[in-house]
RNA sequence: ACCCGACAAGGGCAAACUUACUGAAAAGUAAGGACGCAAAACUAUGGGUCUAAGGGUUUUAAAAACCUAUGAUCGCCAAGUUGCCGAA
Numbered sequence: 001a002c003c004c005g006a007c008a009a010g011g012g013c014a015a016a017c018u019u020a021c022u023g024a025a026a027a028g029u030a031a032g033g034a035c036g037c038a039a040a041a042c043u044a045u046g047g048g049u050c051u052a053a054g055g056g057u058u059u060u061a062a063a064a065a066c067c068u069a070u071g072a073u074c075g076c077c078a079a080g081u082u083g084c085c086g087a088a
Stems, first nucleotide, its partner, number of pairs: 004086002012037002017032006035075001041081003045078003048073003054068004
């Protein structure tokens, strides 16, 4: 020390689930709660995945179905930015 990650030290975050609110939904926020996480800090930049309000297709018509993010997911992967400690 920008590598690396300890039966170290001080700590940090918070899955599922429950309740309330927002949302068309996916999901998010807050409180409780801990599955886990050395970046489980931040960024939707690339990919993946989820949803389909709106738009389109289909139907005699309707219902239904299908297609599509501008929506979501950073605790899916990659990338970028930043950060605590100092054993091997």